Notes:
c-di-AMP riboswitch aptamer (ydaO/yuaA leader) from a soil metagenome, 148 nucleotides, folded computationally. Its mean pLDDT, the model's own confidence on a scale to 100, is 77. Rfam family: c-di-AMP riboswitch aptamer (ydaO/yuaA leader). Rfam's curators write: This family represents a conserved RNA structure found upstream of the ydaO and yuaA genes in Bacillus subtilis and related genes in other bacteria. The model forms 96% of the base pairs in the Rfam consensus.
RNA sequence: UGCCGAAUUCCCGUUCGGGGGAAGCGGGGGAUCCAAUGACGACCGCAACCGCGGUCAGGGGUGAAUCGCCGGGGCGGCUUGCCGCCGCGGCGUAGGGUAGCUCUUUCGCCCGAACCCGUCAGCUAACCUCGCAGGCAGUCGAAAGAGG
Numbered sequence: 001u002g003c004c005g006a007a008u009u010c011c012c013g014u015u016c017g018g019g020g021g022a023a024g025c026g027g028g029g030g031a032u033c034c035a036a037u038g039a040c041g042a043c044c045g046c047a048a049c050c051g052c053g054g055u056c057a058g059g060g061g062u063g064a065a066u067c068g069c070c071g072g073g074g075c076g077g078c079u080u081g082c083c084g085c086c087g088c089g090g091c092g093u094a095g096g097g098u099a100g101c102u103c104u105u106u107c108g109c110c111c112g113a114a115c116c117c118g119u120c121a122g123c124u125a126a127c128c129u130c131g132c133a134g135g136c137a138g139u140c141g142a143a144a145g146a147g148g
Base pairs, nucleotide, nucleotide: 001137002136003135004134008023009022010021011020012019024132025131026130027129028128029127034122041056042055043054044053045052046051058120059117060116061115062114067092068091069090070089071088073086074085075084076083077082078081095111096110097109098108101147102146103145104144105143106142107141
């Protein structure tokens, strides 16, 4: 100087570690109607009949980051050679990014993670509530079109 992203701007105040507030931006929860539609989780520990805590299958959420196939490993089950679950690696893939003021398409390139809630969440007016972090300069390639 810019990029991804909601993650910016301003004010107060500070013991300099942080704190409070406003605007703006972005999420979650939450009726009627509509949609959908059997119900009861498992284990461990503490408590002692009211429960509480932890881990995990289920389910849900933030996010672009989802779904398959293959290989190998571990664990579990039984009918003993099959099934299930969980990491790891590889190949794809839904999807996302790729810098003119904004948008669309094509080729190429890159990403396709991580985390949280804790048995619970469809939609959702009122209402309630949370966040404004991080990471980058490999993405400083090309072409076409539309709008301002």